[in-house]
């Protein structure tokens, strides 16, 4: 001292949890000592067997067994000591005072005193009663028991008296009167005074909760005589009087003994208070007297309830909350010990008795304290440690004597044995020390105070190892404090987070200008008592030390009261002032209020006339209106509501709200005055008034508009948004309602404290003037906005109109939702409104701002995977190929918008091959069983199979291994691309991604990268709190197009000279020499840079032009950011785990990947005449070739076969291009266009060609005659078309690469569609719009409300009955006190009854609410959320919701 937990990320607000400490139950575990105010408080103030917890005596009497005896009277004590905390909110406690209003046994102290007499009665004898309990009658005797008499003395009461004292009454002293009682020789005991002691009354001040308890009180407040008591009092009683008590909380009602202390905190507090000490109460509920000095007494008595016990049923008995102990209740607490030795008590002169008070012991992980579980030395090991052996020591531990004690434990002293007898428990994801260890699970099974872990690599579960913490302890579980400044007095807030009443008046109450004098309440300071003890601090002391005990000093007890001094503030009392505040006066300003009468335009209808078909409405319709004549037009009427321009960022009022024009009445502010009062103020709990729409009663209006209502559209539905109708209601007058987003989401008022601007009303002062109540400038004051400092805020923002720095008062908040609710109470006709909860249930709700994503928001640029403009497909038919179903023994897999589908596959007969069905094979290395009584293998011969090949029997060979088992391997196209590498795709034909240093915000961010232009381009130019940089774009490689220059073999041949052929024109680089002009091949060079020119523009740069092979990145590719997509891909390889392991390994034979009702994709060739057949001519490029490409001749009608020359390839082959052009025919037809399908023959490849290959010849000749909805490429050598080449390859190309031929049409735009990008804007989104998210309806739980009512506890009141007991009086016994009956007074239990109030149970059923992975219906809210949202109110409606009227902008 704080930490974790709302988010993609941050700041606040808010709570929820964690980390101390301290109480009590409890898990596991456990050596020992000490101390302690520690142990049935907590729940049931429940019930209690047993036994023990109060007796003792110089007195008296009997008794006998003559004793420290029993048994009785009699005194004194049983009101103490012990338990307990129900009751109690109350003078019950605490404190401080009073008693002039009282008592007080036993003590102490001082003075005096004790004389005569007298009958009884217990015991005890006798005889009875009863089951006990107990009891009656006779007879009998004593005291310190009782009575009765007196002397004196004190004492009470009432008078009179004068002197003292005192605040007053009472007191003292004397005198008179009258009354009452008194004794035991002694230490005993009377009397009387005082003391100490203890109690008794009273009184001020303090400490709990509730206002969903606001009125309460008849003995009630007083008062006057009285009763009662030790005393005072309406205690209580008669009469009188009507008062007392309260929002400074009375009565209710609910909790609680109270304090001392004790937890816990830094304190303030804020909880506790059983256990110890004071101090009340209590004794099984309840209520009453007796005795007594002292009790409403309970280990005494009566009585009633409830409960238990004994009975012989008549009747008694009895109270653990005393110590033990039982039950029982609980989460929850000991032994039916020992002793009067100590110490205190009782009695007693005393020896002494008594004492479950106390002392001690025994149990108990209750709490505080100490101590200890060794130490050291070799050695061996895998070496901070283990293991084995030798030494030392002896706290503790076990054995024995003595001392100690009441007895005993303990303690102590000797002595003896022996390291021997002594470690747990919780954690280990993060908070918050401590595992990126291992094994099992696999959203299972379990954790988890909170956040969160687990779905096959768990640091979170379970176990085991480590490792942390604490240690005889450690963890749970409840609870209390702190934490929390989340109740804020110290010490919070209210514009948006929860929070300013809709406004305004004003009652208590709280606050209050300046000056003087006063008084000293209050306030400060000084004394003085007083605040028990235990606790606390300090120094000691005592136990070995400490805890513990204990002296002695202090502090505290934060208070009471007593006295005394001061007088700034505050108070109170006087008295004087004007700055506050209020009056008065004058001339203005204004949609301020009432009330009256006026005007104005326009719908609307009605009436004439004019007019003659449609009007109206909408995105489009359509109901609707119209020939009975509208719509439209012009005139005139009738009604109702409303009041355009002017007008405003404007004005006026408290606020709601006010708006044509006069008037009259009313009211407030401002401004201005050499005017008056003299603090009258300020706010304002409670209470009063005024309060938009709607709504509601009554009575009137009724043109529009218009809930509801109906009808037409939309729609998948429309109970809405739109359209035509339309009723309440909107207007008046009365009277209710009291609500709104009645918002500035900002209470009133006052002060202090930089400006700049507008603009109202007024004053001054200026200068202009057409003088006008004109205009202009500048300034005071007072409103009404704007923008900024400082300060202030979580920020957004506020800022002299604060949300800034102060003062006064009042409201109001305290996590989210249950709740704008329930019950209650108050108001209202009603609708409703106002106060205003819990249970449950959540871990968040919630404010602001960032970053991004999004939008059926804007803005700005872009793109043939956008669209326009156009060209040409696909979509129809058939084939081919892929996929998907489907089928299948098996059709292995993968890949699924774009960015899966002629993709892996560049081309499955076998192999490929991963898939079916058969069939075989294989274990490196180790261990154990086998194994010379022969492992493995091998040959002849039988059987088992389809085939192999394997098994199994025999016989032979040949001789050392070995799959039988169990680990552990090879191999795995088994599994996960959601574990990975690597490639690749794809946003992306995009222009973006960032970084350092500054700056800047609390903070996430932000700035650069943003604005203005311009580019293809974050391409450049210029502003700029930014300056620079990097990856991307450009550059750059390569290919192409144009030159030059250089090479010249295999390549070319123009000119030259040979050769050859020749049809005599001429060809021929296949040939030679020569050459390198041309082509061509290779290399190395220029060549284009907006360089020139015009225009625009600051530039960048654009437009156009020159000149060029080429022109504004020339053309065309390669390369291709930063990250996204848990994109593909573990079946190319590579690789973590996992799993198979004699099979998911390895071979082999056949089969399947080639299947087919069907849908789909990507492609071939048509449907013809731009064409098709047929002859004939003509021009390429790029390749590729030795298991190759094949010239060439030959055979065949062809495919194709036999031969065979040349090519390591600029040399030979491949290698004839085809469309094209020249001719011919066809003539619009399903054909002389299409060709699929078939059938026959033949031919290559290949172990093999059925399933299932290619190609010939020959017949056969289906569908198809331009394709619906919708869609796809493409902008110049492009589309389209034509053919070539290569890949794959034994054979097969309709695929894809590449080549080269012919060769267009249209645009030179834009953002409408579809996207991208950049800046803006909203946002409840962040898995991020396929997002989020209401709300009925179904289902299961959960508490709570409401209910006809059922049944019960508390308490209290009112009525009846009424046990007992007091008091008085009678009778009546006694020798007397007394006693018993009777009447009677009060008191007054307990039953009964009727009621009120509460408290908690049950109820059939209803009602919302909470909560709970994938139910239903919709699509409300969030973005202009697709009809902006919300608020109040009303109607309506399955549901979110609609609609209407006012209102806010969140």
């Nucleotide at each position: 001292a704080c930490c974790c937990g709302u988010u993609g990320a941050u700041c606040c607000u808010g709570c929820g949890g964690g980390a101390g400490a301290u109480u009590g139950c409890u898990g596991c575990u456990a050596u020992g000592a000490g101390g302690a105010u520690c142990c049935g408080a907590c729940u049931a103030a429940g019930c209690c067997a047993u036994g023990c917890g109060a007796g003792u005596c110089a007195c008296c009497u009997g008794c006998c067994u003559u004793g420290u005896g029993c048994a009785g009277g009699g005194g004194c004590g049983g009101a103490a000591c012990g338990c307990u905390c129900a009751g109690u909110a109350a003078c019950a406690c605490g404190u401080c005072g009073g008693u002039a209003a009282u008592c007080u046994a036993c003590c102490c102290u001082a003075u005096g005193g004790u004389c005569g007499g007298g009958g009884a009665u217990a015991a005890g004898c006798a005889c009875g009663g009863g089951a006990a309990a107990c009891u009656g009658u006779g007879u009998g005797u004593a005291a310190c028991a009782c009575c009765c008499g007196a002397c004196g003395g004190c004492g009470a009461u009432a008078c009179u008296u004068u002197g003292c004292a005192g605040g007053a009454a009472a007191g003292c002293g004397a005198g008179u009167a009258u009354c009452a009682g008194u004794a035991a020789c002694u230490u005993a005991c009377c009397a009387u005074a005082g003391g100490a002691u203890g109690a008794g009354c009273c009184g001020g001040c303090g400490g709990c909760c509730g206002a969903u308890u606001a009125g309460g009180u008849a003995g009630u407040u007083g008062g006057u005589g009285g009763u009662g008591u030790a005393a005072u009092g309406g205690a209580c009683c008669a009469c009188c009087a009507a008062g007392c008590c309260g929002c400074a909380g009375a009565u209710c009602g609910g909790u609680a003994c109270g304090g001392g202390c004790c937890g816990u905190g830094a304190g303030a507090g804020c909880g506790g208070u059983a256990g110890c000490c004071c101090g009340g109460a209590g004794a099984g509920g309840g209520a009453c007297a007796c005795u007594g000095a002292g009790a409403a007494a309970u280990u005494g008595g009566u009585c009633c309830c409830a409960g238990c016990c004994c009975u012989a049923c008549g009747g008694g008995g009895u109270g653990c909350a005393g110590c033990a102990g039982g039950c029982g209740c609980g989460a929850a607490a000991c032994c039916u010990u020992u002793a009067c030795a100590a110490u205190g008590u009782g009695c007693g002169a005393a020896a002494g008795c008594g004492u479950g008070a106390u002392a001690a012991g025994g149990g108990g992980a209750u709490c505080c304290u100490c101590a200890g579980c060794g130490c050291u030395c070799c050695a061996g090991c895998a070496a901070u440690g283990c293991u084995g052996g030798g030494g030392c020591u002896u706290u503790u531990g076990c054995c024995a004597a003595g001392c100690g004690u009441a007895a005993a434990u303990a303690g102590u002293u000797u002595g003896g044995c022996g390291a021997a007898u002594a470690a747990g428990g919780g954690g280990u994801g993060g908070g918050a020390a401590a595992u990126a260890c291992c094994g099992g699970u696999g959203c299972c099974a379990g954790c988890c105070g909170c956040c969160g872990c687990g779905g096959u690599a768990a640091c979170a579960c379970c176990g085991g190892a480590g490792c942390c913490c604490c240690a005889a302890g450690u963890g749970g579980c409840a609870a209390u404090c702190a934490a929390u400044a989340u109740u804020a007095u110290u010490g919070g807030g209210c514009c948006u987070a929860a929070a300013g009443c809709g406004u305004u008046c004003g009652u208590a109450g709280c606050a209050g200008g300046u000056c003087u004098c006063g008084u000293a309440a209050a306030u400060a300071c000084u004394u003085c008592g007083u605040g028990a003890a235990a606790u606390c601090g300090c120094c000691g002391u005592g136990c070995u030390u400490a805890a513990c005990a204990u002296g002695g000093c202090g502090a505290a007890g934060u208070g009471c009261g007593g006295a005394g001094u001061a007088c700034a503030c505050u108070a109170c009392g006087a008295g004087a002032c004007u700055a506050g505040a209020g009056a008065c006066c004058g001339g203005g300003a204004g949609g301020c209020g009432u009330u009256g009468g006026a005007a104005g335009u326009a719908u609307u209808c009605c009436g004439u006339g004019g007019g003659g078909a449609g009007c109206g409405g909408u995105a489009a319709a359509a109901u609707g209106c119209u020939a009975u004549a509208a719509u439209c037009c012009a005139c005139g009427g009738a009604g109702g509501a409303c009041u355009a321009c002017c007008g405003a960022u404007g004005g006026c009022g408290a606020a709601a709200g006010c708006a044509u024009c006069c008037a009259a009445c009313g009211a407030g502010a401002a401004c201005g005055g050499u005017u008056c009062u003299g603090a009258c103020u300020g706010u304002g709990a409670g209470g009063g008034a005024c309060g938009a729409c709607a709504g509601c009663c009554a009575g009137g209006g009724g043109a529009g508009c218009a809930a509801a209502c109906c009808g037409g559209a939309u729609u998948a539905g429309a109970u809405a948004c739109c359209c035509g109708a339309g009723u309440a209601g909107u207007c008046c007058u009365g009277g209710c309602c009291a609500u709104a987003a009645a918002c500035a989401c900002u209470g009133u008022g006052g002060g202090c404290a930089a400006g700049u601007c507008a603009u109202c009303g007024u004053g001054c002062a200026u200068c202009c003037u057409a003088c006008g109540a004109g205009g202009u400038u500048g300034u005071g004051c007072g409103g009404u906005g704007u923008u900024a400092a400082a300060g202030c805020g979580a920020a957004g923002g506020c800022g002299u109109u604060a949300a800034g720095c102060c003062c006064a008062c009042c409201g109001c908040c305290u996590g989210g939702g249950a709740a704008a609710u329930a019950c209650g109470g108050c108001c209202g006709c009603a609708a409703g409104g106002u106060u205003g909860a819990a249970a449950c249930u959540u871990u968040a709700a919630g404010g602001a701002a960032u970053u991004g994503g999004c939008g059926g928001g804007g803005g700005c640029g872009c793109a043939c995977c956008a669209c326009a403009a156009g060209g040409g497909g696909c979509g129809c038919a058939g084939c081919g190929u892929g996929c998907g179903g489907u089928u299948u023994a098996a059709u292995c897999u993968u890949a699924u918008a774009c960015a899966a589908c002629a993709c892996a596959g560049a081309g499955a007969a076998u192999u490929u091959u991963a898939c079916u069905a058969g069939a075989g094979g294989c274990g490196a290395c180790g261990a154990c069983a086998g194994g010379a009584u022969g492992a493995a293998g091998g040959u002849c011969a039988c059987c088992c199979u389809g085939a192999a090949g394997g098994g199994g029997u025999u016989a032979c060979c040949u001789g050392a291994c070995g799959a039988g088992u169990c680990g552990a391997g090879a191999g795995g196209u088994g599994g996960u691309g959601c574990a990975u590498g690597g490639c690749c795709a794809u946003c992306g034909c995009c222009a973006g991604c960032u970084c350092g240093u500054g700056c800047u915000c609390u903070g996430a961010g932000g700035u650069g990268u943003c604005c203005a232009g311009u580019u293809a381009a974050g391409u450049c130019u210029g502003g700029u709190a930014a300056c620079g940089a990097g990856c991307g774009a450009g550059a750059c490689c390569c290919g192409u197009a144009c030159c030059u220059g250089u090479u010249a073999u295999u390549g070319c041949u123009a000119a030259c000279g040979a050769c050859g052929c020749u049809u005599c024109g001429g060809c021929g680089g296949a040939u030679c020499g020569a050459g390198c002009a041309c082509a061509u091949u290779a290399c190395a060079g220029g060549g284009a840079c907006u360089g020139c020119c015009u225009u625009g523009g600051a530039a960048a740069c654009a437009a156009g032009g020159a000149g060029g092979a080429a022109g504004g990145u020339g053309c065309g590719g390669g390369c291709u950011a930063c990250g996204g997509u848990a994109g593909g891909u573990c079946u190319g390889u590579a690789u973590g785990c996992c799993c198979c392991g004699a099979a998911u390994c390895c071979u082999c034979u056949a089969g399947g990947c080639u299947a087919c009702a069907c849908g789909c994709g990507c492609g071939c060739a048509a449907c013809a005449a731009u064409g098709g057949u047929u002859g004939g001519a003509a021009c390429a490029a790029u390749g590729g070739g030795a298991u190759g490409c094949u010239a060439c001749u030959c055979c065949g009608a062809a495919a194709g076969g036999a031969g065979a020359c040349g090519c390591u390839a600029a040399a030979c082959c491949u290698c004839g291009a085809a469309a094209u052009c020249c001719g011919a025919c066809c003539g619009u037809a399903g054909u002389a266009c299409a060709g699929a399908u078939u059938g026959a023959g033949g031919g290559c490849u290949g172990c093999a060609a059925c399933u299932c290959g290619c190609c010939c010849u020959c017949a056969u000749g289906a569908c198809g005659c331009c394709g619906g909805a919708g869609u796809c490429c493409c902008u110049a050598g492009u589309a389209a078309u034509c053919g070539g080449u290569g890949u794959u390859c034994a054979u097969c190309a309709g695929a894809c690469a590449c080549c080269g031929g012919u060769g267009a049409a249209u645009a030179u735009g834009u953002c409408c569609c579809u996207g991208c990008g950049c800046c803006u804007u909203g946002c409840a989104c962040a898995c991020a719009c396929u997002g989020c998210c209401c709300g009925u309806c179904a289902a299961a739980c959960c508490a709570a409300c409401c209910g006809a009512g059922c049944a019960g506890g508390g308490u209290u009141u009112g009525g009846g009955u009424g046990a007992a007991a007091c008091u008085g009086g009678g009778u009546u016994g006694u020798a007397a006190c007394c006693g018993a009956c009777c009447c009677u007074u009060u008191u007054g239990a307990a039953c009964c009854u009727a009621a009120a109030c509460u408290c908690a149970g049950u109820g059939a059923g209803g009602c919302g609410g909470g909560u709970u992975a994938a139910g239903u219906c919709g699509u409300c809210a969030c973005a202009a959320g697709g009809u902006a949202g919300c608020c109040g109110u009303a109607g309506g409606g399955g549901a979110a919701c609609c609609u209407g009227c006012g209102g806010c902008u969140g």